[in-house]
RNA sequence: GCUCAGGAUGAACGCUAGCGAUAGGCUUAACACAUGCAAGUCGAGGGGCAGCAUAUUCGAAGCUUGCUUUGAAUGAUGGCGACCGGCGCACGGGUGCGUAACGCGUAUGUAACCUGCCUGUCAGAAGGGAAUAACCCGGUGAAAGUCGGACUAAUACCCUAUAUGCUCACGAGAGGCACCUGCCUUGGUGAGGAAAGAUUUAUCACUGACAGAUGGACAUGCGUCCCAUUAGCUUGUUGGUAGGGUAACGGCCUACCAAGGCAACGAUGGGUAGGGGAACUGAGAGGUUUAUCCCCCACAUUGGUACUGAGACACGGACCAAACUCCUACGGGAGGCAGCAGUGAGGAAUAUUGGUCAAUGGGCGCAAGCCUGAACCAGCCACGUCGCGUGAGGGAAGACGGUCCUAAGGAUUGUAAACCUCUUUUGUACGGGAAUAAAAUACCCACGAGCUGGGGAAUUGCAUGUACCGUACGAAUAAGCAUCGGCUAACUCCGUGCCAGCAGCCGCGGUAAUACGGAGGAUGCGAGCGUUAUCCGGAUUUAUUGGGUUUAAAGGGUGCGUAGGUUGUUUUGUAAGUCAGUGGUGAAACCCCGUGGCUCAACCCCGGGCAUGCCAUUGAAACUGCAGGACUUGAGAAUGGACGAGGCAGGCGGAAUGUGUGGUGUAGCGGUGAAAUGCAUAGAUAUCACACAGAACACCGAUUGCGAAGGCAGCUUGCCAGACCAUAUCUGACACUGAAGCACGAAAGCGUGGGUAUCGAACAGGAUUAGAUACCCUGGUAGUCCACGCAGUAAACGAUGAUUACUGGGAGUUUGUCCGCUUUAUAGGAUAAGCUUCUGAGCGAAAGUAUUAAGUAAUCCACCUGGGGAGUACGUCGGCAACGAUGAAACUCAAAGGAAUUGACGGGGGCCCGCACAAGCGGAGGAACAUGUGGUUUAAUUCGAUGAUACGCGAGGAACCUUACCCGGGAUUGAAAUGUAGGCGACGUAUUUGGAGACAGAUAUUUCCUUCGGGACGCCUAUGUAGGUGCUGCAUGGUUGUCGUCAGCUCGUGCCGUGAGGUGUCGGCUUAAGUGCCAUAACGAGCGCAACCCACAUCAUUAGUUACUAACAGGUUAAGCUGAGGACUCUAAUGAGACUGCCGGCGUAAGCCGCGAGGAAGGUGUGGAUGACGUCAAAUCAGCACGGCCCUUACAUCCGGGGCGACACACGUGUUACAAUGGUAAGGACAGAGGGCAGCUACCUGGCGACAGGAUGCAAAUCUCGAAACCUUAUCCCAGUUCGGAUUGGAGUCUGCAACUCGACUCUAUGAAGCUGGAUUCGCUAGUAAUCGCGCAUCAGCCAUGGCGCGGUGAAUACGUUCCCGGGCCUUGUACACACCGCCCGUCAAGCCAUGGGAGUCGGGGGUACCUGAAGCACGUAACCGCGAGGGGCGUACUAGGGUAAUACCGGUGACUGG
Repeated sequence: GCUCAGGAUGAACGCUAGCGAUAGGCUUAACACAUGCAAGUCGAGGGGCAGCAUAUUCGAAGCUUGCUUUGAAUGAUGGCGACCGGCGCACGGGUGCGUAACGCGUAUGUAACCUGCCUGUCAGAAGGGAAUAACCCGGUGAAAGUCGGACUAAUACCCUAUAUGCUCACGAGAGGCACCUGCCUUGGUGAGGAAAGAUUUAUCACUGACAGAUGGACAUGCGUCCCAUUAGCUUGUUGGUAGGGUAACGGCCUACCAAGGCAACGAUGGGUAGGGGAACUGAGAGGUUUAUCCCCCACAUUGGUACUGAGACACGGACCAAACUCCUACGGGAGGCAGCAGUGAGGAAUAUUGGUCAAUGGGCGCAAGCCUGAACCAGCCACGUCGCGUGAGGGAAGACGGUCCUAAGGAUUGUAAACCUCUUUUGUACGGGAAUAAAAUACCCACGAGCUGGGGAAUUGCAUGUACCGUACGAAUAAGCAUCGGCUAACUCCGUGCCAGCAGCCGCGGUAAUACGGAGGAUGCGAGCGUUAUCCGGAUUUAUUGGGUUUAAAGGGUGCGUAGGUUGUUUUGUAAGUCAGUGGUGAAACCCCGUGGCUCAACCCCGGGCAUGCCAUUGAAACUGCAGGACUUGAGAAUGGACGAGGCAGGCGGAAUGUGUGGUGUAGCGGUGAAAUGCAUAGAUAUCACACAGAACACCGAUUGCGAAGGCAGCUUGCCAGACCAUAUCUGACACUGAAGCACGAAAGCGUGGGUAUCGAACAGGAUUAGAUACCCUGGUAGUCCACGCAGUAAACGAUGAUUACUGGGAGUUUGUCCGCUUUAUAGGAUAAGCUUCUGAGCGAAAGUAUUAAGUAAUCCACCUGGGGAGUACGUCGGCAACGAUGAAACUCAAAGGAAUUGACGGGGGCCCGCACAAGCGGAGGAACAUGUGGUUUAAUUCGAUGAUACGCGAGGAACCUUACCCGGGAUUGAAAUGUAGGCGACGUAUUUGGAGACAGAUAUUUCCUUCGGGACGCCUAUGUAGGUGCUGCAUGGUUGUCGUCAGCUCGUGCCGUGAGGUGUCGGCUUAAGUGCCAUAACGAGCGCAACCCACAUCAUUAGUUACUAACAGGUUAAGCUGAGGACUCUAAUGAGACUGCCGGCGUAAGCCGCGAGGAAGGUGUGGAUGACGUCAAAUCAGCACGGCCCUUACAUCCGGGGCGACACACGUGUUACAAUGGUAAGGACAGAGGGCAGCUACCUGGCGACAGGAUGCAAAUCUCGAAACCUUAUCCCAGUUCGGAUUGGAGUCUGCAACUCGACUCUAUGAAGCUGGAUUCGCUAGUAAUCGCGCAUCAGCCAUGGCGCGGUGAAUACGUUCCCGGGCCUUGUACACACCGCCCGUCAAGCCAUGGGAGUCGGGGGUACCUGAAGCACGUAACCGCGAGGGGCGUACUAGGGUAAUACCGGUGACUGG
């Protein structure tokens, strides 16, 4: 940083839905609207009479002869369409387009104002006149309408009179009040201005004036969104004078004058938005919102304009322009739901073309009353809130069914159901049945005569026969939704198999999914439950409360300095801030508290609180501010001293380098890991002399010094600046910081002109390399240097802003001063200013920091708010350019990052070990063969093992069997095991038939016990089951390989650390060893090491048979053959012995060294057994066991045959060789360890031989199996051979039912490759390598050259640890932790998403200039009208709209293109 749990909503969507109360209901298109209704009323103002009713009169008809019907007349009456007139229509109702504004909120002001109806007070209402609508007549038009003529009335209009008060003008005086102007009272003169009547005689209306109330108007302080990638805006603009206009002030308007006014405390511009009370959230501070209700504003299709009026620039009025819709006879007309319903459209989405004026309120009226989609009611919608219900009690065989499990059973669903008893809210039916209504008014009375008070008959209910009440019936009519991996309450089974899907975040799913889908169960809420959207919260994650900046994001590169912010000690005053009291206001509703009313609650009423604010007033004076006075410690100045690579300018110097000239001199030089390019016989390099050039200044030199930073180094001169020390002489807060601004600012770079010795981007060549546009080499241009300009950035770093104060110690160093010593050298101490280091407290995530703070505080500035995109784009500013400064968004990820820890790793370091290298010996890799593997082939070539750690491995014996594979033939409770039920009596053996056999059939023969029920045993049938070398070693047990016989791996307590962890186990020495010793915040312990065990080597004791034989005796051709012996060898049991014990040297010790002594053996004596914690999801489900899955006339099982033995090829492990240290032939000698009765076999006979036939001994220290190399002699003479033996022909032997595929051996013949093996690679350090043979297991036999053992003969070499490989310990770096076989970067290809640029193109709103200019008000005006007042016409100015032109801004789109 992301995310969740909470609360909320004018909501919408999904599933579901019993009732009541209450509140709410176009958030989108201020889009367009059919139809109806929403503002009228007054006949007590008037003329009148179209329609209705009555009355009267006159007729007519019918008859009941005074009634009905009907016609006409009469405004006579009730009333009244239209008309004149009055009042209302400016309220109520709707909407939120516009508006960033005195629009709103709050507080003031108006001495600068208006106000119909209403209230109070004073005064009044006299006389006259002229018209006009309606009606009538006529014209015109389709219509809307309009024109002309004639008659007439009024509370319509006009004139005259009266009016102290009203208005105006003119002088001037007094008093009071207030104060920026003025107001009130009083007095004088002149001029002007009013009226309406009606009536039922109660009253109502009218005129003037003053005052009040109400409502408005204007002005002002304060508050009121985002963007600076909007920084300058303004010409009626700012002010003045005069005039006009207005209810009134005012550039509100006009003329003239002045040149102002606003702005970093954000003007102007752009975007967005009605404002407030309040609502939601929050601990609060805040944040968000402005639906319903209340207040204010704005608007009424869009734009403009005025008229009337008390009030409008007017939603249901007028005129004009524009767009749209409609009518039309084409000439012209009509319209405005953002009123209530309703329609279309838009949209995820929002209701009835309802009832009533009964109540509340409004208009008119004297009143009755009329009107009122305001309002009150009803309808629709779970849209919200509140309330109620869907039953209650009992009931265990813990039922059936379902689900799960460790499954003969248990758990759960679950007291749940059934069943018994009870209740009746709700429901249904029937019956009763409100409040809301108070009256006002008519009428009467009273007075203070009124929107007055008192009395007061009659009348009035839409909702509604509703709420509510009663009775009856009957558990009867009523439960769902989401979730169950963690966060987060709730778990199992099945299905699926990275599929289908889930998901707010982390993430789940690849065959055992508590995460998908279903089921059972559970959890949560409940007439609702979930999801989505939005807001606040959590988030102290914008931090006022309440954050940070060394390394996590973040200190400006540095200084000077403007505004601003902050500011030492003391005193006086003031009262702006501050604090306290009081007054006004802060509408109501809302909110909180307490009552009360609806059965409760929601809801409503009443009272109180709150309202944190603003204004006024009175006081206080500590602190801040302001004004005045004083002070010296901050700061500065002065005097003296001392310091330095501080800066600028000039002069001088030597070394080195290069070049030139000359001399000497000769063949190379140079360069590198090695070379080459290059230079050189035209004389280089080297060396000597001289000369020139430019640049940089060795040693001193340092953890040094100076400077604000960048930076500054040869010597010297001049000029300039600075901090510091000492003195305490002067000034008296003059200070700190510092947005803008100004200046400085490494290297590279740019411009102009010089200069150019060295070095040296680019470039060229040579190397290296797979390539090498690099590293290395040879050259070399810009540049490096100077002058003058520009640029303005760096890891410009202490990754640490400046200033001030305070807070422990130790050490070094630079520059001063003082003390002390004074003998003139030090050493030492103190103090001031710097530089450096170590360690405390504190701080810090830790690393660390620590008086030079990152501690404790204060002031000011700068900067940060997840990673990427990006310091990019656009815009702007700067720059000659390069580029710099400022600086986003879309989109995307769930991380990115810091510090530390443990490992692992490093072509990092240190120490050490190992046949690891080296030193040696012998092999492999080349040949042939054997064997295993891969591959290929096949019906099958069964399966597994695959770097080291598979490949003579599982297999320590594949002809059948084994055998798991293939083909074919059989049988299905099965070859074997077992339960239950039924049947049978055998099973078996022998003979025989078919068949390849398995198997099938036939014949013969054939039980036991008994309580007589049956049982044992066996067979058959049926059913549970068996069986599987089928899958999963990545579900497992067990076993094994490897690191590695490497020296390691841990624990308890303590201590250290916020923690992971560390310490111990580190360090020094030592060892084969974490083996020991020393040291030590560690002390101990465990598994490993070592030892204990076995074998071998020496000796002793005991014991002597089958072994042995020295002495004695016997005896043989010979022989321990025999007696005997217990000495020896040997056998096999028990002991001894070796421990650095002794000596010398070294060492603190452990220990090491010494050809030491002694000893059979000497430093682990040699070999074996023994394998720590763990690693490799290492190997094995085919040894065995086992979970899950799968097959069940088959993936189980039996049999015959085949295959595992194939063969172009490749690899591993071996054998035999290539020969003379040898082959062949003959003769001769010496082992150990084992095996043996279906065995080993002496000996004899036969066979060339394998072997066969006899025969004897031995279940074995007794019998038996048995050596070879070696030695002696002879031969071969370096050849493909007398080497080598493959291959093949022939003939045999043996085992075995059976040797064709496919055995071994023998004889004879044949006689292949091969002459010591490329790159590379393996084993071995002593009885070892090498070499020689022997035995055993398995086994009928054997493919054994393999494996495991045994002895014989018997070497060479190790300087040493640089390198290769592996390992151990310590340390270091890390962006790795699946741990370097890690991680990770960029191009390219394809698709997609968002965005920048882009020739352009399209559109929008705005301002500017010019032209035109409706309606309208105002002004001007000769002709026309009117007796006149006045009007018309015409003109002028202003102006909506329209047109033209250029312009800036914003947006859409665009081939192509960028990251």

The prediction has a mean pLDDT of 80. Predicted 3D model of a 1459-nucleotide RNA (small-subunit ribosomal RNA) from Falsiporphyromonas endometrii.